[in-house]
């Protein structure tokens, strides 16, 4: 884009079309073929002029009109063609004489229910019949013979008959075109062809006798399925492809089946006869009917109209005409079925009006939209006028079309979409529901996808949706595709038809080319031009219709026939090299078994072992013997053969190839559907063999199991003959052949040349590797082509179902070939890239391991968490990266939980509107909150009106939420990791994704540097730059210090600031220098110098990401939820429960200790609601007094390990848990539930399975001290100094990364993907004992109805004969025979439906 459409929603007007696509299904009613009285007689009526009826007669009912059932055909399309016929029409041509017998109607009797008849009588005719005439006509065995006619009424015609010609029409024959299936390959007996006879309007096996055996078919007969066919529709650029509604030619059929009759034509839609079904009437005896003709009913369906006027036109039938008849046909009715035009108004209007929707709350937006104003009036309405179509006349259509007039913005918009394709966005509601969806996908609480809304986009009387065709689809490729890996090369030769074929002359002209001439019906489609007001539409005129036929011409090509030629092919001659083949012989090693020596206990096999074999002598060793298979070294991307494949020597037969050479044949070629051959293994048959090896098998081991890798054994088999099968990743995954298009390098055969002994070169055939031009989606290929050209031939068309069913052929089986559909899926696949992993490799690095040293794991405790419990035990944290976390500190408060008791504008903010200073003081009741009651109290600014702040009370906007959602969010964190790494411009390379750059070769902690390199440069990271420590200098001395002077109990004081410090600025370290390696680089080693040496120690700092990691309970915050409550207050109680598990610790088990006693040496910090000296009490925690101190000044301050005695290996002078009982401390308050001190008691524990974790130096261990938090509470955390180790071979292994490389069916990336069986539910198929129906075929049985043949004794009017009877021709009805429909019997083939039960498959 199309439509004979149909469904949902809407629907004003007109014109022009067009309407059962489904049941060839069944039909009620009425209508569709009649007409002539100028062919006939009779009846009736008559206005006497005529009508009118039923018959007999004509002509027409073979056309018009429907449908498409069958048909794969000479049906139809196209161009021939010859044996034909033809009413009505034209045209020339003759003739139209005389005669006859009947019959229907009518009339009487008569049957039947009917429908229909029967019988007598008597009549007409253009009905029938005979004679007679034949120009021309037919027959002829060429004498000859046969055959016509109709008249009517009137003076002009209509007719009739024969005869010829035309025109129209129609019948038959031919070539070529005309669906799809090979899972249909053979089919045919009137079949095929001749004669002879018959029939036919006419050819012809059309039918008949007879006589031959043909025909037909891989160029697809036969079969089966499906189908009217064609100008033409439609879609395509076009070549196709899909179609065959209207309109037009043809053709078939008219309830099914069969038959014929009449006729110019039918084998006949509204005719006959028969046999069937079905309907209908019936008095049961019997009869009538056929809408696929126009309406119209019923059914059936998704679905298609009125039982409409009219013959006025346009055709048709009759007729002399008049006219009569026509559901052809012309209108008109109904449907938006669909083309086409037209209207629902114009114009002006911002207070950008209400409303609506959104909203960042400003505004936008719907919108000049609307109201208002001004105008017009197509369309419809209503009124008037009123055509053409008809030529004199006749108009259904129709008072229609068209004009005119009149009122009014009046009677007139609606579908569909808005996610991307695809134009056009937000708000609500819902929350993987409900629903959308054409593909891809939407929806699991912020949904541009769903439903509504408001906006918007499109198209408009339509507008979606669904169905079917074509396009897109180069996705069957003729134009116009592929087959090395995407689907696809036959496992390979031979070689049949087919196709395709070297050079050259000459002939023909089939093919081919040009020209002419016939045809290609019309309509349609395209140009031009013309009518409907324009358009659809309609007329007119060209074009065109790529076709067939035919006829002259040309002769390149290409075919055909003939000659020549040799470059292709083949032959002959010498040479050659090979695991080509076949069959026969032979040969040596090893393996086993056997004898027999020697000899002892093991042997054999594994990761490691067992099963085995061995004391009856194994294995090990030597010698002899069987017997089978197989042929080491040679040995090669070495050779040979079509492929499969071929490997000891040795004979014999035999195929193929290569060079070199000369001569001969003369296209003999290439490929090759069907055919035959040949074809590794396994595997079947039959008969041999049987050393090894070895499915099955068996037994040991591995394993959770191990029907299996691993071992012992071991049958078939491997071996040889014969037959079979005929598949392989039978692969170069690459068909044969010919030509042509750079090179270099090896290698095998053979020939030649050069120079002289192995070299170079030339050549020909093989057989590798690289590689250019070119091809390829990339990867590759690249003279051995996947390259450029030719020819044949094979195969290919998403994935699974499936190389599967079913059917055929083959096979002994096994199976092998040939090979579908239903159904399913939106993929499946192919090359590449970039990441991720890999019980893949390489390099390298980290307390990763190894080398230490300490720990936990086991005991008590102390703390956190699960579990449980509870009214509550508030919540979060969850592998590393939750678990002494958040919580730098829960008796109350903290609090978020719980239980009782109370409030509601609220504890907390703004706003308003009354009031009051604010505020403070003492009772009362309560558990308090809170409630009642009382005391003092009148303040600050002022323009004097009032304000500011505070309190009170009202009323509403609101407050307030530790209530969800870290998966909406910002913020901040963690972890990977202080791991080297992560990108980017710009060139380059690639179709691309992408790559390079970052890789390579050093080197470093380091993507650090240095070299190299299509890269060249740069960004964030590293490093540095900051802090602290380590050193030394300047400069500063006060609270710090004190070398010399003085002085003190004391650096106390004078004095000094050298020194220690302190705190500020400075210097210093940079592979800077040396040797040496290394590439003359980076850079490593070593030294030296130096407080420091190779980032000097620590620190702070943490790319680009990852984990929807953590954390709406620190904070902000978006939705969503509660609002006398999920919000605020308040007591009490809980967050400290306690069979139990685990994680981080802390104290221990002890003599490297414990206790007692004695004495040194730190440093980082606190400090006024606070450190608190000194004194003084007390056993002690503590307590009185209280100096000093906002701190280099006073405090906190004791530093501890340390040294000494004693203990002497015990549950102890370890250990301290738990009690008990007095107290001290803080604080309202130590019951739940604080810490701390005496006396007392004195628990488990003796160094801790499996497994685990921390450290590489001022580091582990170990000692003590200080802060934050805090009224009080510290084993926790954060810091802080004292004493102070051991080990590091290295990098195989376990963990974590980091780089390069490989494989990958992963890419929510291995915690990945994914396979099979069971179990279920659903679908579809396949086998199935049968079992129903279809179609079709074979045999045989019945044989209406009819024509034909025979017969016809019964009947008969026309002609003859004959005076008649009565015969003869010439019929009839009957019988009879064959042909045949339908119907029967029975067999076969096919094809479809159901089927217990059963295979397999697919989806979930």
């Nucleotide at each position: 884009a199309a439509c004979g459409a149909a469904c949902g929603c809407u629907g004003g007007c007109g014109g022009c079309a067009g309407g059962c696509u489904u049941a060839a299904c069944a039909c009620a009613u009425g209508c569709a073929a009649g007409u002539c009285g100028a062919g006939c007689g009779c009846a009736c009526c008559u206005u006497c002029g005529g009508g009118u009826g039923a018959g007999c007669g004509g002509c027409g009912g073979a056309c018009g009109g429907g449908u498409g059932a069958g048909u794969a055909a000479c049906g139809c399309g196209u161009g021939g063609g010859a044996a034909c016929g033809u009413g009505c029409c034209c045209u020339u041509u003759u003739c139209u004489g005389c005669g006859g017998a009947a019959u229907a109607g009518c009339c009487u009797c008569u049957g039947g229910a009917a429908a229909c008849g029967g019988a007598g009588a008597g009549u007409a005719a253009c009905a029938c019949c005979g004679c007679a005439u034949a120009c021309g006509c037919c027959c002829u065995u060429c004498g000859g013979g046969g055959g016509a006619a109709a008249g009517a009424u009137u003076u002009a015609u209509c007719g009739g008959a024969g005869a010829a010609g035309g025109a129209u029409c129609g019948g038959c024959c031919c070539g070529c075109g005309u669906u799809a299936g090979a899972u249909u390959a053979g089919a045919u007996a009137g079949u095929u062809g001749g004669u002879g006879g018959g029939g036919u309007a006419a050819u012809g096996g059309c039918c008949u006798a007879c006589c031959a055996a043909g025909u037909c078919u891989a160029c697809g007969a036969u079969c089966u399925a499906u189908a009217g066919c064609u100008g033409g529709u439609u879609u395509g650029a076009g070549a196709g492809g899909a179609u065959g509604a209207u309109c037009a030619g043809c053709c078939a059929c008219a309830c099914u089946g069969g038959g014929a009759c009449u006729g110019a034509g039918a084998c006949a839609c509204g005719g006959c006869c028969c046999a069937g079904a079905c309907u209908c009437c019936u008095a049961c005896g019997g009869g009538a009917g056929g809408c696929a003709g126009c309406a119209g009913u019923g059914a059936g369906g998704a679905a298609u109209a009125u039982u409409g006027g009219a013959c006025a036109a346009u055709g048709g039938g009759g007729g002399c005409a008049a006219c009569c008849c026509u559901g052809a046909u012309c209108c008109a009715g109904c449907c938006a079925u669909g083309c086409c035009g037209c209207g629902u108004g114009a114009g002006u209007g911002a207070a950008g009006a209400a409303g609506g929707c959104c909203u960042u709350c400003g505004g936008g937006u719907u919108g000049u939209a609307a109201a208002g104003c001004u105008c017009u009036u197509u369309c419809a309405a209503c009124g008037g006028u009123g055509a053409a179509g008809a030529u004199a006349a006749u108009g259904a259509c129709g008072g229609u079309a068209a004009c005119c007039g009149u009122a009014g913005a009046a009677g007139a918009a609606g579908c569909c979409c808005c996610g991307g394709c695809u134009a056009a966005c937000u708000u609500c509601g819902u929350g993987c529901c409900a629903g959308c969806a054409g593909c891809c996908g939407c929806g699991g609480u912020a949904a541009u996808a769903c439903g509504a809304a408001g906006g918007g986009g499109g198209c408009u009387a339509g507008c979606g949706u669904u169905g079917u065709u074509c396009g897109g689809a180069a996705u069957u490729a003729c134009u116009g595709g592929g087959c090395g890996u995407a689907a696809a090369g036959c496992g390979c030769g031979c070689g049949u038809a087919g196709g395709c074929g070297g050079a050259u002359c000459g002939g023909u002209u089939a093919g081919u080319u040009g020209g002419g001439g016939g045809u290609g019906a019309a309509a349609u489609c395209c140009c031009a031009g013309g009518g409907c007001u324009c358009a659809a539409c309609c007329c007119u005129g060209g074009a065109a219709c790529u076709g067939c036929c035919u006829c002259c011409a040309a002769u390149a090509c290409u075919g055909c026939c003939g000659g020549u030629c040799u470059a292709g092919a083949g032959u002959u001659c010498g040479a050659g090299a090979g695991a080509g083949g076949u069959g026969a012989g032979u040969g040596g090693a090893a393996u086993u078994c056997c004898g027999a020596g020697u000899g002892u206990a093991g042997a054999g096999g594994u990761g490691a072992a067992a099963u085995u074999c061995g004391u009856c002598g194994a294995u090990a060793u030597u010698c002899g013997g069987a017997g089978g298979a197989a042929c080491a070294c040679c040995a090669g991307u070495g050779g040979c053969g079509a492929a499969g494949g071929c490997g000891g020597c040795u004979c014999a037969c035999u195929g193929g190839c290569u060079c070199g050479a000369u001569a001969c044949u003369g296209a003999c070629g290439c490929u090759g559907a069907g055919g035959u051959g040949c074809g590794a293994a396994a595997g079947c048959g039959u008969g041999g063999g049987g050393a090894g090896c070895a499915a099955a098998c068996a037994g040991g081991a591995u394993u959770a199991g191990a029907u299996a890798c691993c071992c012992u054994g071991g049958u078939a088999g491997u071996c040889c003959a014969c037959g079979c099968c005929g598949u392989a990743a039978a692969c170069g995954a690459u068909g044969a052949u010919a030509g042509c298009u750079a090179g270099c390098c090896g290698u095998c055969g053979g020939u030649g040349u050069g120079c002289a002994u192995g070299c170079a070169u030339a050549u020909c055939g093989g057989u590798g590797g690289c590689g250019c031009a070119g091809u390829u989606a990339a990867c590759g290929c690249a003279u051995u082509a996947a390259g450029c050209u030719a020819u044949c031939c094979g195969c290919c068309u998403g994935g699974g179902g499936a190389g599967u069913a079913c059917g055929g052929u083959c096979g002994c089986a096994a199976g092998a070939u040939u090979a579908a559909a239903a159904c399913u899926c939106a993929a499946a696949g192919g090359a590449a890239u970039u990441g991720a992993c890999g019980g893949g490799g390489g390099c390298c690095c980290g307390c990763a391991c190894a080398a230490g040293c300490g720990g936990u794991g086991a005991a008590g405790c102390a703390u956190g968490u699960g579990g449980u419990u509870u009214a509550a035990u508030u919540c979060g944290a969850a592998g590393c990266a939750a678990c002494g976390c958040g919580c730098a500190g829960a008796a109350c408060c903290u609090u978020a939980c719980c239980u009782a008791c109370a409030c509601u504008u609220g504890a907390c903010a703004u706003g308003c509107a009354g009031a009051g200073a604010a505020c403070u003081u003492u009772c009362c009741a309560g558990a308090g909150a809170u409630g009642g009651a009382u005391u003092g109290g009148u303040g600050c600014c002022u323009u004097c009106g009032g304000g500011a702040a505070c309190u009170c009370u009202g009323a509403c906007a609101c407050a307030g939420g530790u209530g969800c959602u870290g998966c909406a969010u910002g913020g901040c964190u963690g972890u990977c990791g202080u791991c080297a790494g992560c990108u980017c411009g710009u060139g380059u390379c690639g179709u691309g994704a992408g790559a390079u750059g970052u890789u390579g070769g050093g080197u470093u902690a380091a993507g650090u540097c240095c070299c190299g390199c299509a890269a060249c440069g740069a960004g964030c990271g590293c490093a540095a730059c900051c802090c602290u420590u380590g050193u030394c200098c300047u400069u500063a001395g006060u609270u710090g210090c004190c070398a010399g002077c003085a002085u003190u109990u004391a650096g106390u004081u004078g004095g000094g600031c050298a020194c220690u410090u302190u705190a500020a600025g400075g210097a210093a370290a940079c592979u800077g220098c040396c040797g040496g390696u290394g590439a003359u680089a980076a850079g490593c080693c070593g030294g030296a110098g130096g407080a420091a040496g190779g980032u000097g120690g620590g620190g702070a700092u943490g790319a680009c990401g990852u984990c929807a990691a953590g954390u709406c309970c620190u904070c902000a915050u978006g939705g969503c939820c509660c609002u006398u409550a999920c919000a605020g207050g308040c007591u009490g109680g809980g967050c400290u429960a306690c069979a139990c598990a685990c994680g981080u610790g802390c104290u221990a088990c002890a003599a490297u200790g414990g206790c007692a006693u004695c004495u040194a040496c730190a440093g980082u910090g606190g400090g006024c609601a606070g450190c608190g000296a000194a004194c003084u009490c007390g056993c002690a925690a503590g307590g009185g007094c209280g100096a000093g101190c906002u701190a280099a000044u006073c405090u906190c301050c004791a530093a501890a390990a340390g040294a000494u005695g004693c203990c002497u290996c015990a549950g102890u002078u370890c250990g301290g848990a738990u009690u008990g009982u007095c107290c001290u401390c803080u604080g309202c308050a130590a019951c739940u539930c604080g810490a701390g001190g005496g006396c007392a008691u004195g628990a488990a524990g003796g160094c801790g399975g499996a497994a685990u974790c921390g450290c590489u130096a001022g580091u582990a261990a170990u000692c003590g001290c200080g802060g934050a938090u805090c009224a009080g509470c510290a084993u926790g955390c954060c810091g802080c100094g004292g004493u102070g180790a051991a080990u590091a071979c290295g990098u195989u292994c376990c963990c974590a990364g980091g780089c390069c490389u490989u494989g990958u069916a992963c890419a929510c990336a291995c915690c990945g993907c994914c396979c099979g069986u069971c179990a279920c539910a659903u679908c579809a198929u396949g086998g199935g004992a049968g079992u129903u129906g279809g179609u079709u075929u074979c045999a045989c049985c019945c044989g209406a109805a009819g024509a034909u043949c025979g017969u016809g004794c019964g009947c008969u009017a026309a002609c003859c004969c004959g005076c008649a009877a009565g015969g003869g021709a010439a019929g009839c009805a009957g019988c009879g025979a064959g042909c045949c429909a339908c119907g029967g019997u029975g067999g076969g083939a096919u094809c479809a439906g159901c089927g217990a039960c059963u295979g397999g498959g697919a989806u979930g």

Notes: Small-subunit ribosomal RNA from an uncultured bacterium, 1404 nucleotides, folded computationally. Its mean pLDDT, the model's own confidence on a scale to 100, is 85. Its Rfam family is "Bacterial small subunit ribosomal RNA".